[in-house]
Context: one part of a larger RNA
Formats: sequence, C1' cells, structure tokens
RNA sequence: GGAUGAACGCUAGCGGUGCGCUUAACACAUGCAAGUCGUGCGAUCGAGCUGGACUGACCACCCUUCGGGGUGUGAUGACCGGUGACGGAGCGGCGGACUGGUGAGUAACACGUGGCUAACCUGCCCUCUUGACGAGGACAACCAUUCGAAAGGAUGGCUAAUACUCGAUGUUGUGCAAGGUCGAUGGGCCUUGCACCAAAGACGGUUCUGCCGUCGCAAGAGGAGGGGGCUGCGCCCUAUUAGCUUGUUGGUGGGGUAAUGGCCCACCAAGGCAUUGAUGGGUAGUUGGUCUGAGAGGACGACCAGCCACAUUGCGACUGAGAUACGGCCCAGACUCCUACGGGAGGCAGCAGUGGGGAAUCUUGGACAAUGGGGGAAACCCUGAUCCAGCGACACCGCGUGGGGGAUGAAGGCUUUCGGGUUGUAAACCCCUUUUCUGGGGGAAGAAUAAGGUUGGGAGGAAAUGCCCAUCCGAUGACGGUACUCCAGGAAUAAGCAUCGGCAAACUUCGUGCCAGCAGCCGCGGUAAGACGAAGGAUGCGAGCGUUAUCC
Repeated sequence: GGAUGAACGCUAGCGGUGCGCUUAACACAUGCAAGUCGUGCGAUCGAGCUGGACUGACCACCCUUCGGGGUGUGAUGACCGGUGACGGAGCGGCGGACUGGUGAGUAACACGUGGCUAACCUGCCCUCUUGACGAGGACAACCAUUCGAAAGGAUGGCUAAUACUCGAUGUUGUGCAAGGUCGAUGGGCCUUGCACCAAAGACGGUUCUGCCGUCGCAAGAGGAGGGGGCUGCGCCCUAUUAGCUUGUUGGUGGGGUAAUGGCCCACCAAGGCAUUGAUGGGUAGUUGGUCUGAGAGGACGACCAGCCACAUUGCGACUGAGAUACGGCCCAGACUCCUACGGGAGGCAGCAGUGGGGAAUCUUGGACAAUGGGGGAAACCCUGAUCCAGCGACACCGCGUGGGGGAUGAAGGCUUUCGGGUUGUAAACCCCUUUUCUGGGGGAAGAAUAAGGUUGGGAGGAAAUGCCCAUCCGAUGACGGUACUCCAGGAAUAAGCAUCGGCAAACUUCGUGCCAGCAGCCGCGGUAAGACGAAGGAUGCGAGCGUUAUCC
C1' cells in the first nucleotide's frame, strides 16, 4: 500500500447493487416451512339444489241452516329419496430421499482430476414391441360393546377399489441344460429343450353388449438423466511419535449385496505395511475460487456454484426405484413438558423469533405475480424454495450539500517587530440554477400465456369426442401508485473526521512544569514544549474519517 462476513470511537443528506451469529453442532415459548388426487374407492354429517308423499296459513271461487263445509293455489313445518366433492375423517396412488440448513465429525478414494465397470442399479420422462383373460377372500372407514386421566387402544360385526390373493396366457425376460459363432473373467448374437414370473381400471365419444379416443396398467428392449463400486495422480503440521497389524495379508468354499471384495463366516497358509515416514498425536469439510503479489509464490475457503458429511447423543432396521430418512419408525442415554403417578409427549444446524455466550451480526413482514418444485386430465391446491418489502454507512458504486461575480481586502477571531500579517473572494451584497427537498399531477416494464375458443393442416378411425402441429383471440402484478416523468416553490433540507518533531503532506500563541499526559519506532514533558492540553491557522481524506484485529 491493498484486503475484510469485521468490531470500537466521533460524525452522518440520498439512491442503486450486494452482504449480515466468524462465538455455544448451547437451550428453545409461539406461528408457519409437504402436501395433493373425488377422472382409483366405499361411506358419512352438515350447507346448497332438487323430487316425492304429508301438513295445510293467507288468498280466490262455490255452497251455506251464517255455526261452517267443499275446491284450487300453495307459505310454513318436519319426514323420505336423489344430486352435490364445499368442509372433516378413512382405504388407495404419487410425493414426503427434492428443496432448505449447518460444518460437528472426517487426513479419507472425503474431495479434485483422468480412467475402468466383461462386477452394477435406475421411479417419473422419451422411443419401440407385445399384452391386458378368468376368479376369490379380506381390512379400514362405519356400527355395537369395552379399557384408559390422557396419549392411545381391545373385542365382535358390515363393506368398496387402480388395495390384496389365486389361476390362465408367456412376445420378451430370469434360471438351468445342450449346441453354434465372435470375444477379454459373470460379455454380445443365434438355435433348441425344461422350469418360473404379468396386469386395473377411470373418464369421454359413438351407428351402444360392439368399437374408438384420452389418462393410466403389465412384461420387455433401447435412450436420456441420475446413482453405486474400483483405480492412477494430487491432497496440512509433527520423529520431543519408529516400529505397526490377527479378519491382520493371501488362498479354497460358502453367505450376503443391484454388484466386486475379509464385506461376513468356516477351513488352510503366514503373511501385509513402514525413514519414498507406516503407526500414533495435533489441526481441518473439500473444490471451482477469494485476497495479495510484476510474477513465482503465500494466506484464506464468508456470499454464489459443485461434491461430501450431519440433523438432541448413540445403535438399528422397516418402507421404497431411491434413505439406513432434518420436520418417519424402534431401542437406549441426557434434557424439557403433561399426568388422575398407572403412564405419556418433544427435538429450529428450515423461516421469523426468544434466552444465553460474545467486541459483534436483522422482521415473530407481504405474495405465490414471476422462476422453479410436488400432486392433479384440468381447474386448482401446497410451496418461509423463490420473488419482494423491513432493519444495519457492513461493503462497493453513484449523486448532492450550490454556480458566477464580488476588496474599503468589512466586522470578529488569531498573531504581531504594533507598521502590519492571516482567516480571505471567504462572508455580506448582486445575478443564476433546482440535481436533491417539499407540495401536486401522470405512471410503467417485469405477463410468457393457462383453461377455453377461432382458423388451417396431419396420423388413426365407420364416425365422433379426443390426439399432434401451426395460427389468432383469450384471465392473472406481492413489489406498488414503487421506478420513472411533468408542473410549482425556494439556496432553500444536507460536513465531518484524523493529523501537523522525524519517518510523513501540514506552525504559531497560551496553559502546564519529568506533573498532567503523548507514543507505531526513534523518543517528547524537570519554566519560553512546533511532540502534553486548548485556541487560531494549515495538511490529508470526505458521508465518511480514525483506531483495533487478521492476511498478503
């Protein structure tokens, strides 16, 4: 000199863009952060709509013995049924393995980079092939009984499905056997035989017991994207750590896995690693990058992006295409809460927020309008992801605090050799401007299209709905009356901080008297201190300036 996720002191007008618990991976009140599908299914209560049989006010008409009776309309009331997915629960499907947070652990194939996988998996998505036949029994919800303070159950009974089970078929697939061919260990292709493995409907259109369309379903082949495993090289300090190792190193056989492998097990052998630093100890997420530097290098790893690990601590598996699962489950520990003392409930390293720790780090805000994600045929629903707003000079960038003229060099201050010098064109004063500011008016872009429709074309079909392509219409804005802009007003609303002995730009007076104090180093201060304190002046930077800390 540069830099910072900074802090502290003094000061402070505005805007834009970023950033904001580096400490206690400490403990957490409260709210929200993952749901959705009624075009998979059965039921149910209420609102709404509607139908039926009752009830029968008022009114009209008729009869009347004037008491009343009959007919029509049909308010009201309650009953039964249908419709209806608006609300709540259940079965079922998909998603809760993404997104978001943190850096505790980890010196490791964790990460980076280059390979290998003939040793592997892959839901949703895309392309293609083939198929979707026949039957059955349950369990929730619900009802009844019942236990418990609660959380939550128990028993019996009824019921549906794209839930579950069985049978058939078997393109292809899997396993085994045989053969051919190419090849590189469990690989590819072809042929034959045996065994095994499937399925589900919903909605719509029709010339309606048949077909067609859309969304699904099953078996399989390929793709895309995603993942698992292996491996060469790279990857901090320490020898005041020199020996380490018994599933250890290898083999055979098995188990396990999607898959190789001591991954696990039985048996056999006695190996394996190490001064090219094993083992131990310390520290640490890692990379793209960031800072600095002419570079080489050094230091760092906030924000953003990729990968990894973790989710109160430790262990475990279940479900699933995928987890050993932050807002799932089981067990154990610590802690907190409820309790009728028998027993239960919880997990902010999600977004806000609280306490605590600390020099120190924000709102218990708005919206799904955009982008993206989940579900759904869609409408739509959910989304503290995200987009915005709020707070903070924390950082960077930009703008302003006026411009021109103005000497009798006014007054005042300071100083003086008392002549003057300086503050100083600075002010006053004159002219001008209005960025900002205040008041008023106009006022965005961000929105693409979706559902649905118009027109044209295409494949298929008996046709139609629908499907595919193009075209033109067609709702929707949190921010926000914000940005921006126009008009009016008036220099109006806006300057500080540090330093001035040398290094190092900037000097005098007064006070103090080795005191009070300063100080990065050298060093100042003991009666004329350019070094302390104040004042005037000056220098530097400027909405900042200085100090401290850390890195180069």
Description
Small-subunit ribosomal RNA, 5' domain from a metagenome, 552 nucleotides, folded computationally.